Background:
A computed fold for an 821-nucleotide part of an RNA from Neogregarinorida sp., annotated as large-subunit ribosomal RNA, domain II. Its Rfam family is "Eukaryotic large subunit ribosomal RNA". Gene Ontology terms of the family: ribosome and structural constituent of ribosome. Lineage of the source: Eukaryota > Sar > Apicomplexa > Gregarinasina > Neogregarinorida.
Context: one part of a larger RNA
RNA sequence: UUCUACUAUGUGAUUUUCCAAAGUAGUCUAAUCUCUCUAUCCCGUCUUGAAACACGGACCAAGGAGUCUAUCUCAUGUGCGAGUGUAAAGGUGACAAACCUGUGCGCGGAACGAACGUAAUUGCCGAGAUGGGUAACUUGCAUCGGCAUCCAGCCACCAGGUUGAGAUUGAGCACAUGGGCUAGGACCCGAAAGAUGGUGAACUAUACCUGAGUAGGGUGAAGUCAGAGGAAACUCUGAUGGAGGCUCGUAGCGAUACUGACGUGCAAAUCGUUCGUCAAACUUGGGUAUAGGGGCGAAAGACUAAUCGAACCAUCUAGUAGCUGGUUCCCUCCGAAGUUUCCCUCAGGAUAGCUGGAGUUGAAUGAGUUGCACCAGGUAAAGCGAAUGAUUAGAGGUAUCGGGGGCGCAUUGCUCUCGACCUAUUCUCAAACUUUGAAUGGGUGCGAGUUAUUAGUUACUUUGUUGAACUAAUAAGAUCAAUGAUAACUCUAAGUGGGCCAUUUUUGGUAAGCAGAACUGGCGAUGAGGGAUGCUCCUAACGUUGAGUUAAGGUGCUCAAGUCUCGCUCAUCAGAUACCAUAAAAGGUGUUAGUUCAUUUAAACAGCAGGACGGUGGUCAUGGAAGUAGAAAUCCGCUAAGGAGUGUGUAACAACUCACCUGCCGAAUGAACCAGCCCUGAAAAUGGAUAGCGCUUAAGCGAGAUACCGAUACUCAACCAUUGUGGCAAGUUUGCGCCACAAUGGGUAGGAGGGCGUAGGGGUUGUUUAGAAGUGUGAAGCGUGAGCUCACAUGGAACGGCUCUUAGUGCAGAUCUUGGU
Repeated sequence: UUCUACUAUGUGAUUUUCCAAAGUAGUCUAAUCUCUCUAUCCCGUCUUGAAACACGGACCAAGGAGUCUAUCUCAUGUGCGAGUGUAAAGGUGACAAACCUGUGCGCGGAACGAACGUAAUUGCCGAGAUGGGUAACUUGCAUCGGCAUCCAGCCACCAGGUUGAGAUUGAGCACAUGGGCUAGGACCCGAAAGAUGGUGAACUAUACCUGAGUAGGGUGAAGUCAGAGGAAACUCUGAUGGAGGCUCGUAGCGAUACUGACGUGCAAAUCGUUCGUCAAACUUGGGUAUAGGGGCGAAAGACUAAUCGAACCAUCUAGUAGCUGGUUCCCUCCGAAGUUUCCCUCAGGAUAGCUGGAGUUGAAUGAGUUGCACCAGGUAAAGCGAAUGAUUAGAGGUAUCGGGGGCGCAUUGCUCUCGACCUAUUCUCAAACUUUGAAUGGGUGCGAGUUAUUAGUUACUUUGUUGAACUAAUAAGAUCAAUGAUAACUCUAAGUGGGCCAUUUUUGGUAAGCAGAACUGGCGAUGAGGGAUGCUCCUAACGUUGAGUUAAGGUGCUCAAGUCUCGCUCAUCAGAUACCAUAAAAGGUGUUAGUUCAUUUAAACAGCAGGACGGUGGUCAUGGAAGUAGAAAUCCGCUAAGGAGUGUGUAACAACUCACCUGCCGAAUGAACCAGCCCUGAAAAUGGAUAGCGCUUAAGCGAGAUACCGAUACUCAACCAUUGUGGCAAGUUUGCGCCACAAUGGGUAGGAGGGCGUAGGGGUUGUUUAGAAGUGUGAAGCGUGAGCUCACAUGGAACGGCUCUUAGUGCAGAUCUUGGU
């Protein structure tokens, strides 16, 4: 707080019952508060890109930004029309209105030419809307194409050619409204500057005039006196004396250090201690003088009234700004660009492009598609035992050339060898090499504007009535490849002119989240589902709802949906999904699959056991070397087998061991590769990230099969809006209407259309002291929305609807202005 039921109540009404307030039980419900779950980053702005560690923003109220005038231009409407509009003037008039006349003037009615100047036939053909007609056909608006003639200019003696914003029966003028450019303060706020005229030397700089002020010590110049010395000049000693931009230091004046105190201070420069100077270029009062491109300056660009690398005040002035910031209500429809060219152009403009709007003609035709036919090409690839250029390796070689060696009659000869060279091969290459040579891409055609035949014209062409172009006549002739689509044109205007990303191709660069290009697609301008997160990746583009089905991606839990099947993998750093958030060379007797070659019941491999000898201490070399420091060699015998020796060992020997042979045992064994997972390789500073938890016959990796989940996508239904199409009037009363169908619905800058609200005025019609406006509240209504309406409260005097009109007409932002908190 709504409704229902029941209960009892009533100086209620009336007697069916209704009404009032109350209680109980249920039910509906607003706001606020608490808890849980899901989704969710803060607006505005510049920007390729903002939640940004980019800037503005505490909150509220009020104010606050495309206006007006003029020219031009386009569109629409209205009046008159070869004209149209009007100042002055005159007339009429109750009038500064209105009406009449309207010389002149503006634009139009004639053009061409630099100019002198000269100066335009109611011609033809074709295509054409609409009328008329049953049809054939006819009429032919606007407009377009072709020919001819005429006007003016130019070239030319003519003929003729050529240029024009020309002519061939004209359409303009004026006003109003709207869009746009330009000039004005010109959408609003904002400079640094520039100019003109004044005011200042009470601060401070300097000069002059006139006044005032400055303890106490130290040092001891000149001069003077006395004594001593000396021939003299003069010198020495002691006193006296009191000089100095001398010294210590007070007042005063200043201001070095603590980089102390203070630092919303005592103070827009102060305080404390310390420090400099202190008789002078000293300090200071008053007066006078110097003034802004000027002064003054022991010079620091210092000072010139808390202002100085040019003071302050007023004015020009709303100075200008290609730059920054801001720019105010709603819905509907369409919807970009960051590219071309030019610019004292690179933070900007103009120009074309892209886009909106308004139209005209109108069924002709055209296509980011496919097919077929016919063309051109030199890229990718390929080739180099084909040309050009580069380039590896051997092989063979008569002659020739160059170097070296041997023999030699040293004079030519013979011979060997290394190259050059030649021949047949071989290896590897090319943007500016190529015999070949794609794909993709490009051009043309696929019929009425056609085809064929015949005849003709021509200063073109040909040896040529040959060809080409054109003209005329006759004949043929619509299934002229597919798919899908209305098409062509005119006028006008905004924004944009910083771009960025991805696959592929590609240039520079060691490389880059680097710089520069090409094709296509995206982001910018765009949300939704997925990739944990995210401008650009994947899916897919969006009116409001309901139901169903999928996409990408997923299905242990967070989290909707499988704890499905088969292999592999154990990590003291496991692994875990494109873009993508790193890891390599190289290794592994970890394990698994495979390939090749070996060994093996004529008992292999492994294990245990036995033997492992003789010539011989082989030869050389060595101080020494006996299998085992070194060098060259590496045989024979006996054996089942035993190396002139695989290691340990010794100074050298010895000893042990191995290869090799045998016994026991009894079935597989060895080596080299290859590639899956795993491991090593693998070190960083806050604690930490397969998204987290966690997971090990996985919830990891590799395969497979089905099922399920999953979007604003798709399907169906309803509603809203927009666009298009079709249909509907009997007859006067309407219709900016009604009915039906189909398709579509994202959007920044920007355009267009339709609406809401504010204030003033005209007309009309209303509300109001029985309470207007305003304000507050509503668990009231209507509208997609801007908003409108209603009820109650408050308030106390004016205020609405419709229609026309005018505008100082809508706020969240501007370090906005003023006031308040």